Molecule: TPP riboswitch aptamer (THI element)
Parts: sequence; C1' cells; structure tokens
RNA sequence: GAACAUUGCUGGGGGUGCAAUGCGCUGAGAAAUACCCUUAUUACUUGAACCGGACAAUACCGGCGUAAGGAAGCAACAGGCAGUAAUU
Repeated sequence: GAACAUUGCUGGGGGUGCAAUGCGCUGAGAAAUACCCUUAUUACUUGAACCGGACAAUACCGGCGUAAGGAAGCAACAGGCAGUAAUU
C1' cells in the first nucleotide's frame, strides 16, 4: 500500500444418470432446506446418438480439453502478499 490470497455478507449459476421386483453402481450431490460452482486449464452445458477401454449397465474411466460457451458485487482482516527506502 491493498492488486492477489484469505474470511464474511448479499445476490447469482448448475446437475440429478445407470440398473432394477428388490438389493445395487458412480459421484460432493442422482430432488436434498442438501451438494457443487460464481470469471474460469477445475460447477455445468455444447460438440455428442463422438473416439478408445471397462462394466450387469451408464457422460463408469480415459481422450476430445489450456476446445466453444458459462453465473459478481460489497465489506473485513494486514505477522500471507505487493511496492519503496535504508542497512548488512
């Protein structure tokens, strides 16, 4: 000093698949007063009825992918951080 980080407040964005009589699978979340994300290689969407692999099956895993889109303001803190000067 207040750009970044951190914390808080208010607002905003987002998905809900597979299997199935039932048990069950992945995941933070598979309709929960929950969970995730909020400027972005990291919520999520599109390409995509995509490509490779696995599975009982699936956006299950990997690739595509630093792809194209995608929702922000305010405040606080000041032993992180940034700058300057001096000294060594």